Predicted 3D model of a 381-nucleotide RNA (Bacterial RNase P class A) from Mucilaginibacter pedocola.
Lineage of the source: Bacteria > Pseudomonadati > Sphingobacteriia > Sphingobacteriales > Mucilaginibacter.
A source record names the gene rnpB.
Its mean pLDDT, the model's own confidence on a scale to 100, is 76.
The RNAcentral record of the sequence draws on ENA and Rfam.
Of the family's consensus pairs, 93% are formed in the model.
[in-house]
């Protein structure tokens, strides 16, 4: 130098002209806003909305029962279904080195479930085989044992060897593998290592069982200020040819109530409440507005602990806040790519995509290049 694998940090810039948003001072305002000036103004995923917090408003005695998530250990974190470091397995690769993946409690607590094929798929099972008996001249039929061999199948009751037997069989005996509990030794700990010992399909991304855990809803949460119309409340005042019945086809005009219950009272008259109407006062609530909104479990340097996730101290500066919703258009210029070309230069292209309460993650989506680490049974010096 390559060449695999991972992580990591970028992920176009400059200029000029017109705009469009927040904020901050000045100046004008008719208090609505308007001018010119000055600073800010999209991401690494701003996306999916999958997970887990914050806030928030409703629920909420206490336990249990149901229903849903999690599922090797250990630590990190505010927390997680995320992360780091192991630990088992399994895949690449050449035995160590390396790299990648893994719903990775529990099937030895119960139930079930196991397609097709196969005789049989789970109290075992007899199709071909082998073996005994009984019939038969014999072929062969019947019967019974038998899981060694044979066929099926993903998967046939642990593998090999031997005793053993009429053939066989964990029947039994060696040895090995799985796997349970026991002691032992290392290890916080999953687990490994020895020794002993019942035991011997698979399946929990079947029901379950064990363990820990979960209120519901999301910024269209949520709290405040509040027009204009109506209609509620209260408080003053008015009340008659105002307003209402009756005639009438209908207008005039006649005629009769003088809103209507109630109390005291013979009766006028009075009090209450109720109906109409003018005028003021007021609560709720709509439109609109404000906050919630960006000073944070934040971000940068630096330093110390720790394998590392992280964590702890110093320093430093503020870096988007829209609401029909800005973050743009329009020349140039350079940068990368790629085509053409000996060049000189000329055509093309610039990924993936656009904040809406906000925060740590996860997953996809991503043109190019750049560093850093492991490893190479690659080369060279």
């Nucleotide at each position: 130098a390559u060449c695999g694998c991972a992580a990591a940090a970028c992920g176009u810039u400059c200029u000029a002209u017109c705009g469009c948003u927040g904020c901050c001072a000045c100046g004008a305002u008719a208090c609505g806003u308007c001018g010119g000036g000055g600073c800010g103004g999209a991401g690494g995923a701003a996306a999916g909305u999958c997970c887990g917090g914050g806030c928030a408003a409703c629920a909420u005695a206490g336990a249990g029962c149901a229903u849903c998530c999690u599922g090797c250990u250990u630590c990190c974190u505010a927390a997680c279904g995320g992360g780091a470091a192991g630990g088992c397995g399994c895949c690449c690769g050449c035995a160590g080195c390396g790299g990648g993946c893994g719903a990775c409690a529990g099937c030895a607590a119960g139930u079930g479930c196991c397609a097709c094929a196969g005789a049989g798929a789970a109290u075992a099972u007899a199709c071909c085989g082998c073996c005994g008996g009984u019939u038969u001249u014999a072929c062969a039929a019947c019967u019974g044992g038998u899981a060694a061999g044979g066929g099926u199948g993903a998967a046939a009751a642990c593998g090999u060897g031997a005793g053993g037997u009429a053939a066989g069989a964990g029947c039994u005996c060696a040895c090995g593998g799985c796997c349970u509990u026991c002691g032992u030794a290392g290890g916080c700990g999953a687990c490994u290592g020895c020794g002993a010992u019942u035991g011997c399909g698979g399946u929990a991304a079947a029901c379950c069982u064990c363990a820990g855990g979960a209120g519901u809803u999301g910024a269209a949460a949520a709290a405040c200020c509040a027009a204009a119309u109506a209609g509620g409340u209260c408080c003053u005042g008015a009340a008659a040819g105002c307003g209402g019945a009756g005639u009438u086809g209908c207008u005039c005009g006649c005629u009769c109530c003088c809103u209507c219950c109630u109390c005291u009272u013979c009766a006028c008259a009075g009090g209450g409440g109720u109906g109409u109407c003018a005028g003021g006062a007021u609560g709720g609530g709509u439109a609109g507005g404000u906050u919630g909104c960006u000073u944070g479990a934040a971000c940068c340097u630096g330093c110390c602990g720790g394998c590392a996730a992280c964590g702890g101290c110093a320093g430093g500066g503020c870096c988007a806040g829209a609401u029909c919703a800005a973050u743009g258009a329009u020349a140039g210029a350079a940068g990368u790519u790629u085509c053409g070309g000996a060049a000189a230069c000329g055509g093309a292209a610039u990924a993936c995509a656009g904040a809406a309460c906000c925060c740590g993650g996860c997953u996809u989506a991503c043109a190019g290049g750049u560093u850093u680490g492991c490893a190479g049974c690659u080369g060279a010096c």